[in-house]
Source information: The part of an RNA shown here (large-subunit ribosomal RNA, domain III) has 389 nucleotides and comes from a termite gut metagenome. The prediction has a mean pLDDT of 81. It matches the Rfam family "Bacterial large subunit ribosomal RNA". RNAcentral holds the full RNA, with entries from SILVA.
Context: one part of a larger RNA
């Protein structure tokens, strides 16, 4: 300079209480805001910011008795989530090897690598802070020892490849069905409730009117001949596969399958009802009713089906085949056992990227109600704010 600019979109009031101190803290009450979001999960990222107790120098753009600031303590539990002990894409690494003054570049076999494939877990309860991780119920996967009891011992039970087939296997528009979620509606069913002021005990008003995994069984559709004989191909071999012939057929059967119902559940959860009490509370206990209708998905059946050109990953897995081995193998019901690593907390944000508690960025899912074509817009539910002069 100068008590000058500025105090970073935005709505508070009011009481009551802590307090040395209150416009900003805590608590009520009325107001106001978002509401495909300013509400809810979760990736990245952050890295103790989470929760209790204290505090009040510095950070907060004011002030503070507060806090994502200081101090002290606490706090993240898993066979089933996510990753790893499995598998490959890009790409990366690379024994041997090419090539190159030297570092070093490429690569073969091989390896590493999820954005992808494989794979077994629901539901409810609960703490200041944790759950699909604890508890509670009810399940499923692998492995192990036992085994009722059944088959096999050359008339071969059975195991079985890093080989070989098959599937795993896939883009993109479209257009019909099935079926659920979710939600509306009810003179139904429960629960509560009941008019200060002319009427209302009513066909009054309010609120509520559920549930998974697994196990069974039905299942819309969609797919999809079967059977013998050959056979020179599939690196060896095959009873597989592919190829050819002949019977058979468009039917029966088989496979997938969302999702109904039945069980799970004499559970669970439920409006409401509600104590005793030290300083302890909508707390512990108690628990009604669960039916009819109707709309209906951008979900799911569905890797479906039709359509075309731009012609739309691998490899594990799986299942079959042999080559091999080859005397013993299977197994109800029930019993053991289950490894590292992540889990707090914020995640349209004051806790990530932006030098800030910055009007900016920031993958993916869930997102009710009226009006409406709609996820536009208004207003509104759960829910969350009321932005720090």
């Nucleotide at each position: 300079g100068a008590g000058u600019a500025g105090c970073g979109a935005g709505a508070g009031u009011c009481a009551a209480g802590u307090g040395a101190g209150a416009a900003a803290c805590u608590u009520g009450a009325c107001c106001g805001u978002c509401g495909a979001a300013a509400a809810c999960c979760u990736a990245a990222g952050g890295a103790u910011u989470c929760c209790a107790g204290g505090g009040g120098a510095a950070g907060g753009c004011u002030u503070g008795u507060c806090c994502g600031c200081c101090c002290u303590g606490g706090g993240u539990a898993a066979g089933u989530c996510g990753g790893g002990g499995c598998c490959u894409a890009a790409g990366c690494c690379g024994a041997g090897g090419g090539c190159a003054a030297a570092a070093g570049c490429c690569g073969u076999a091989g390896g590493c690598g999820a954005u992808g494939g494989a794979a077994a877990a629901c539901c409810g309860g609960u703490a200041g802070a944790g759950a699909u991780u604890c508890c509670g119920g009810u399940a499923c996967c692998a492995c192990c020892a036992a085994g009722a009891c059944c088959c096999g011992u050359u008339u071969g039970a059975g195991a079985g490849a890093a080989g070989c087939a098959a599937u795993g296997a896939c883009a993109c528009a479209g257009a019909a069905g099935g079926a659920u979620a979710c939600c509306c509606c009810g003179a139904g069913c429960c629960g509560g409730u009941u008019g200060a002021u002319g009427g209302u005990a009513g066909a009054g008003c309010c609120g509520g009117u559920g549930c998974a995994a697994g196990c069974a069984u039905a299942g819309a559709g969609g797919c999809u001949u079967u059977g013998a004989c050959g056979u020179a191909g599939u690196u060896a071999a095959g009873u597989a596969c592919g190829c050819g012939u002949c019977a058979u057929g468009g039917a029966c059967g088989g496979c997938c399958g969302a999702u109904g119902u039945g069980u799970g559940a004499u559970g669970c959860g439920g409006a409401g009802c509600g104590a005793a009490a030290a300083u302890a509370a909508g707390u512990a206990g108690c628990g009604a009713a669960g039916c009819g209708g109707g709309a209906g998905a951008g979900u799911u059946c569905a890797g479906g089906c039709u359509g075309g050109c731009g012609a739309g990953a691998a490899a594990a897995g799986u299942u079959g085949c042999u080559a091999u081995c080859g005397a013993g193998g299977g197994a109800a019901a029930g019993g053991g056992u289950g490894c590292c690593c992540g889990u707090a907390c914020c995640g349209c944000a004051a806790a990530c990227c932006g030098a800030c508690a910055c009007a900016g960025g920031u993958a993916g899912g869930u997102g009710a109600g009226g009006a409406g074509a709609a996820g536009a817009u208004c207003c509104u539910a759960a829910g969350a704010c009321g932005a720090a002069c």